[in-house]
Context: one part of a larger RNA
Molecule: small-subunit ribosomal RNA, 5' domain
Organism: uncultured bacterium
RNA sequence: GGACGAACGCUGGCGGCAUGCUUAACACAUGCAAGUCGAACGAAUUUGGUUCUUCGGAACCAGGUAAGUGGCGAACGGGUGAGUAAUAUAUGAGCAACCUGCCUCUGUCAACGGGAUAACAAGUGGAAACGCUUGCUAAUACCGUAUAUGACCACGGUAUCGCAUGAUACUGCGGUGAAAGUUACGGCGGACGGAGAUGGGCUCAUAUCCCAUUAGGUAGUUGGUGAGAUAACAGCCCACCAAGCCUACGAUGGGUAGCCGAGCUGAGAGGCUGAUCGGCCACAUUGGGGCUGAAACACGGCCCAGACUCCUACGGGAGGCAGCAGUGGGGAAUAUUGGGCAAUGGGCGAAAGCCUGACCCAGCAAUGCCGCGUGAGUGAUGAAGGUCUUUUGAUUGUAAAGCUCUUUUCUAGGGAACGAACACAAUGACGGUACCCUAGGAAUAAGCCCCGGCUAACUACGUGCCAGCAGCCGCGGUAAUACGUAGGGGGCGAGCGUUGUCC
Repeated sequence: GGACGAACGCUGGCGGCAUGCUUAACACAUGCAAGUCGAACGAAUUUGGUUCUUCGGAACCAGGUAAGUGGCGAACGGGUGAGUAAUAUAUGAGCAACCUGCCUCUGUCAACGGGAUAACAAGUGGAAACGCUUGCUAAUACCGUAUAUGACCACGGUAUCGCAUGAUACUGCGGUGAAAGUUACGGCGGACGGAGAUGGGCUCAUAUCCCAUUAGGUAGUUGGUGAGAUAACAGCCCACCAAGCCUACGAUGGGUAGCCGAGCUGAGAGGCUGAUCGGCCACAUUGGGGCUGAAACACGGCCCAGACUCCUACGGGAGGCAGCAGUGGGGAAUAUUGGGCAAUGGGCGAAAGCCUGACCCAGCAAUGCCGCGUGAGUGAUGAAGGUCUUUUGAUUGUAAAGCUCUUUUCUAGGGAACGAACACAAUGACGGUACCCUAGGAAUAAGCCCCGGCUAACUACGUGCCAGCAGCCGCGGUAAUACGUAGGGGGCGAGCGUUGUCC
């Protein structure tokens, strides 16, 4: 000198764009943050209509409602950085060892049956959470049978090829395995294969902080055979066998730490950092476990254990903000319990649409960057006042006043968007905002630090090694350009200084 997610002191007019718990991964009141589908299903209720009626009502049609069964989603999106020094990340390879819902293309099929169950009703237990028994019912829920393309399994054959195990194509015999309907008749769905796309899983190589005042470490340890598990390879797990494996090119141990794209600095080499934004990973009160599912060992799912908090009729229950706001606490320190789904994107749905604290906006904060303003011209009796003075004057100083203008800002009134993309139409939270026009009046708007040298800028008074200053050298003990105040001056300017950290 530059930089900052900064803080503190003094000061503070406006706008645009960014950024905003770096500390206690501390505890959390309250509200919201994941639903949706009636074009899968039955029942209930309600509105309107039609028909029938024993006037109680019943049936049918159309529409609505919320609960239940069922489907899809809830594994995305959002948060945090605790753990992790390598099961991570970055880069580059590999899988002849793998999976992939929804989506696209393509081939073939969708036949025949069955028994339940929630809802509901009745009864009943419990303070509650929540159940229990009996009875009734539907499905794209569940189950059985059939059919079967080399889809899978076992035993084979031929050809071609490769990268060692082998791969691909064709093929023989036997075995196993499927489906679901709905409709407004346009479709939307279902099953088994093949291909793609997308997303993942696994393996290898290289790189990735400090300590040797950490030198030896390791028994599932290293390898083999067999069996198991997995989508898949593998000591991943198990039985047996062998005795290996890593290590001064730093094993093992300890400390610290999410990694990267990038950011800051620097002429570069390098050094430091890993906020916001993007990619990956890990975690969701602590520890463990599996279930469902295409995918989780799952933040707003389940079970168990621990700590903590709450309710309780003492028998038992409920909870998890490192989602958005917000509260307490910690701290030098970090915001609103706001508006909207209008846009972009996501989930469901045929659609209308519903949901969306993702997101878009607004609010707060000079936290940062950028821009604008606080007036312009003229004006010498060089006014008054202040300060200094050799008492003559010098300086503040064209500065003020005065005169002539302007209106960026400001105030008031009027107009008024783009962002909207859908065949048309309709649709804007922001917002009557930006912007434009009119009127008014210099009106509403300047501070902070410094002035001994480094380092731009000097005098007076007060103080008297005191009070104090100070980044270094050093000032202060009676004329202090170094302390304090004033006048003057210098620097920067809605900021200016100080502190901290990095280069």